[in-house]
Small-subunit ribosomal RNA, 5' domain from an uncultured prokaryote, 545 nucleotides, folded computationally. Its mean pLDDT, the model's own confidence on a scale to 100, is 84.

Context: one part of a larger RNA
């Protein structure tokens, strides 16, 4: 010069789009970040409704003025229901995604280009085919007992799309014997027989006294084949270091078994001794890896914030359970180290999710707003969750746009500097006079993001037609109005490098990237005018080319 996730100084009007804990993978208060389905269930609650009996009692009647009947309404109590809303519990999908960090890893971890010898796959798409018969518990409430709390025994139960049997099985699968192929094989084809293993029902309409039946919607189960998406494996590739030279015994191949979704020292038994290595094995540092950023004519050097894609990781170490997925950041158990509570018996906790403290640093925001949009998770659906995401706040942290006025105006005001004292010079700069009004400011209107959803009406239906639904937001935009009004600063001026004098000082204050200034005229120090350069920025460090 360029560049930046920058810091530091001095300044600072405005929009737009981006960015913001590089340190202590330090510790963390506090709220939030994963739920949801009542159209799987069995309960509860609260309305509403039917029916009973009760208690207050208004108003009427009749009264020997003591009462005696009527009985509107209200009250709370039982009780019914194809009924409305809630929901602790059992179940059910989901919580493996989405969000965070780069600790560790030097690795099939990334990259990239291929493979099957040897696989899996919840939910979703196509295609075939089933949905039958019984049973035993529980758990919630409720009862009993322990416990300060955390929780935990026991007891009662006709739940159920939880749960375990029986029955069927096109096709799956294994098994048994045969043909076919093919040098064989356990592999591919053909047929045969035998085993083995499935399911769940819920609701909308209409029809019926019901019991149930029809027909539609969503679920159940078997299989086959697909999408997507994950395990597995292979060859290239890309840090330093020989002041590391020799490493290896489950280590290398076999056999055989076991064990996986699957191959395979993955595990084990037995058997050979083998395998790697100066094209650097083993060891040590270091460090996610990429797509890409930077900077360079390139070639190549440096880096890997944002966003994308993969790995790892979730206080520290180990383990496994569920489950299609995890050995599992807001699950679980067992060790540890630190916080916390206790009734000392025992519990609890896990910001490297969003806010936000504290420490640590030169250094990095708000405990905001909203689910309207986008995607996500449940649900039939309304619809509920969502610190994902959409805004907004702070921060000249970049990067970009804009403005801080325009035109006229003196052989040149005043001050200021300089001086040879004649003047030059700041300077068209100002005042003065015409003119503009961006941005600001006040006012007034005022969005599109929003219809693929939802809600009425039409129609078999595809669909049409109307209405609703916005955090941002009274913002963006638009239109008025007044008025030059309310916006210029930092550096620098010896050379390199564009920009000079005066004054002070007097090797002393200073100053400096490099050469170097300063010892009485300093163009290098300090001030001041005055020049030069960028400008909401402008130096300074810092780090890379």
């Nucleotide at each position: 010069g360029a560049a930046c996730g920058a810091a530091c100084g001095c300044u600072g009007g405005c929009g737009g789009c981006g960015c913001g804990c590089u340190u202590a993978a330090c510790a963390c208060a506090u709220g939030c970040a994963a739920g949801u389905c009542g159209a799987a269930c069995g309960g509860g609650g609260u309305g509403c409704u039917u029916g009973g009996a009760g208690c207050u009692g208004a108003u009427c009647g009749c009264u020997u003025c003591g009462g005696c009947g009527u009985g509107a309404a209200g009250c709370a109590c039982c009780u019914u229901g194809u009924u409305a809303c809630c929901u602790a519990g059992u179940g059910g999908c989901g919580a493996a995604c989405g969000g965070g960090u780069g600790a560790g890893u030097a690795a099939c971890a990334c990259g990239u280009a291929g493979g099957a010898a040897a696989c899996c796959u919840g939910c979703c798409c196509u295609c075939a085919g089933g949905a039958u018969u019984g049973g035993g518990a529980u758990a919630c409430u409720c009862c009993c007992g322990a416990g300060a709390a955390a929780u935990c025994g026991g007891g009662c139960u006709c739940a159920a799309u939880a749960c375990c049997g029986g029955a069927u099985a096109u096709g799956a699968u294994u098994c048994c014997a045969g043909g076919g192929u093919g040098a064989a094989a356990u592999g591919c084809c053909c047929a045969g027989g035998g085993g083995u293993a499935a399911a769940a029902g819920c609701u909308g309409c209409g029809a019926g006294c019901a019991a149930u039946c029809g027909u539609g919607g969503c679920a159940c189960c078997u299989g086959a084949g697909g999408a997507g998406g994950g395990g597995c494996c292979u060859g290239c590739g890309g840090c330093c270091u020989a002041u590391c030279a020799g490493c290896u015994u489950g280590u290398u191949g076999g056999u055989g078994a076991g064990g996986u979704a699957a191959c395979g020292g993955c595990u084990c038994a037995c058997c050979a001794a083998g395998g790697c290595c100066a094209a650097g094995a083993c060891g040590g540092g270091u460090a996610g890896c990429c797509g890409g950023a930077c900077u360079g004519a390139g070639a190549g050097g440096u880096c890997g914030a944002u966003c994308g894609g993969c790995c790892a990781c979730a206080c520290u170490g180990g383990a496994a359970c569920u489950g299609a997925g995890a050995c599992a950041c807001g699950g679980u158990c067992c060790a540890g180290a630190c916080u916390c509570c206790u009734a000392c018996g025992g519990g609890a906790g896990g910001c490297a999710g969003c806010a936000g403290u504290g420490g640590g640093g030169a250094a990095u925001u708000u405990u905001g707003c909203g689910c309207a949009a986008u995607g996500g998770g449940c649900g039939a659906a309304a619809g509920c969750c969502u610190g994902a995401c959409g805004c907004a706040g702070c921060g000249a942290c970049g990067c970009c746009g804009c403005g801080u006025g325009g035109g006229g105006g003196a052989a040149g005001a005043a001050g200021g500097c300089c001086u040879u004292c004649g003047g030059g010079u700041u300077g068209u700069a100002a005042a003065c006079u015409c003119c503009u009004u961006u941005a600001g400011u006040a006012c007034g209107g005022g969005a599109a993001g929003a219809a693929g959803u939802c809600c009425c009406g039409a129609g078999c239906a595809a669909u049409c037609g109307g209405g609703g639904u916005g955090a941002c937001g009274g913002u963006a935009c638009c239109g008025u109005a007044a008025g030059a009004a309310u916006a210029a600063g930092c550096c620098a001026c010896g050379g390199c490098u564009a920009a000079c004098u005066c004054u002070g000082u007097g090797c002393c204050a200073g100053c400096a990237g490099c050469c170097g200034c300063g010892g009485u005229a300093a163009g290098a120090c300090a001030g001041a005018g005055g020049u030069g350069g960028c400008a909401a920025g402008c130096g300074u460090u810092g780090u890379u080319c």